[in-house]
Molecule: RNase P RNA; transfer RNA
Organism: Chitinivibrionia bacterium
């Protein structure tokens, strides 16, 4: 100096004036006025996961359905995080992986190719023994039935590789070595797994983000939950109707409630009210220090209170300083991203400006 | 605040257990007609919203994002 990898931090600061939401205090009969304090984020977003909280009276069974899937740990919990194992990418720092089962079963594998999982043969090799023909017998030649899967060719993928034996020609057909798989034993590790040795010719295609089988987990609705007060009102019209409802995928059983012609419940139409209080912010809470742990994280002590609006406040302007960029450079000019709480947390994902630190690879100079 | 669905040619839609993306209308050219329309024949036109993943192979299966629509008190 160029390219790259990983991690952390910030999201301008202070002051004046004006303005807005909330809380407290004071004054005022009251309307209201004054003072003080406080007032967005790392993602407040997407609503993709996991919970808290609240309600749905309740219990049991069956059948569907959904999610997750290496190991150990963390956590309230998770599909999240940490550490590892195995695999993949990269020279490397480092990164990525929905990473269990394909010898339980079913299904798919286009085109090409002989053949795509169960056996098969286009070119090719052989044609030994048997049979036919030629040949005087024999030797030999040709042919047929047939045998082979080594080589060529196809494909994303073709039934281990090399060498020797063997054979008519071949072939794990046999043997040696190598690779893989399975089983057994020993060693290391909590474990996933790794290392070593032995045995078995065992050599078994891929896809489960195809169905599926296995293991684990899963009731639903959501602060418009829900509680109270107030307002409005109807005992509305038409049709169906003997069972219906119980916020729960469907069904069944029990149970409870309502109803059975004075009509439960369902469908369609029409109408009224759509105000207030609570829930509502103190919480798996923030900050600092110490301790345990490799880390995620956990424990202890101290300290702090940190938005609660309801069509929605959190803003504007001026001055000084700081950051970045440019220039005619003690100065002047310009710029500062993504984006705005709505019950609350823990994550993930997405959007986005800048600064710092550590590490890797290369080039140049000394 | 919650839930559901869709995105394929200029427009409206097909293509669903993954295997060369198609139809109708529209457009272009030719025929017919004095000409236009209609009709007949041929043709053009595609990043399947977007970025990744699984797979030999993705419009289709899975994940993230964008846009649009419907619905619930």
């Nucleotide at each position: 100096u160029g390219a790259g990898c990983a991690g952390g931090c910030c999201a301008g600061a202070c002051g004046g004036c004006c303005g807005c939401g909330g809380g407290c205090g004071g004054c005022u009969c009251g309307c209201g006025c004054c003072g003080c304090c406080u007032g967005a984020g790392g993602a407040a977003a997407g609503u993709c996961c996991g919970a808290g909280c609240u309600c749905c009276a309740c219990g049991g069974g069956g059948c569907c359905g959904g999610g997750c899937g290496c190991u150990g740990g963390g956590u309230a919990a998770c599909g999240c995080c940490c550490a590892g194992u195995g695999g993949a990418a990269g020279c490397g720092a480092u990164u990525c992986c929905a990473a269990g089962g394909a010898a339980a079963g079913u299904g798919c594998c286009a085109c090409a190719g002989a053949a795509a999982u169960c056996a098969a043969a286009c070119c090719g090799c052989c044609g030994a023994a048997a049979c036919c023909u030629c040949g005087u017998c024999a030797a030999g030649a040709g042919g047929c039935a047939g045998g082979c899967a080594a080589g060529g060719g196809u494909g994303a993928a073709a039934c281990g590789g090399u060498g020797a034996g063997g054979u008519a020609a071949u072939a794990g057909c046999u043997c040696a070595c190598c690779a893989g798989u399975g089983c057994c034993g020993c060693c290391g590790g909590c474990g996933a797994c790794g290392g070593c040795g032995g045995c078995a010719g065992c050599u078994u295609g891929g896809c489960a983000a195809a169905c599926c089988a296995c293991g684990c987990c899963c009731g639903g609705a959501g602060u418009a939950a829900g509680a109270c007060c107030g307002a409005a009102u109807a005992g509305g019209a038409g049709g169906g109707g003997a069972g219906a409802a119980g916020a729960c995928g469907c069904c069944c059983c029990g149970c409870u409630u309502c109803a059975u012609u004075u009509g439960a419940c369902c469908c369609u139409c029409g109408g009224g009210u759509u105000g207030g209080u609570c829930g509502c912010u103190c919480g798996a809470g923030g900050u600092g220090c110490c301790c345990g742990g490799a880390g995620a994280c956990g424990g202890g002590c101290a300290u702090c209170c940190c938005a609660g609006a309801u069509a929605a406040a959190u803003g504007g302007u001026c001055g000084u300083c700081g950051c970045c960029c440019g220039c005619u450079a003690u100065g002047c000019g310009g710029g500062a991203a993504c984006a705005g709480a709505a019950c609350u947390c823990g994550g993930c994902u997405u959007a986005c400006g800048g600064c710092c630190u550590g590490c890797u690879c290369g080039c140049c100079g000394u | 605040g919650g839930g559901c669905c869709g995105c394929u040619a200029g427009c409206u839609c097909a293509u669903c257990a993954g295997g060369c993306a198609g139809a109708g209308c529209a457009c272009u050219u030719g025929c017919c007609u004095u000409u236009u329309a209609a009709g007949c024949a041929a043709g053009u036109g595609g990043u399947a919203c977007u970025g990744g993943g699984u797979u030999c192979g993705a419009g289709u299966c899975c994940c993230g994002g964008g846009c649009g629509g419907c619905u619930c008190a």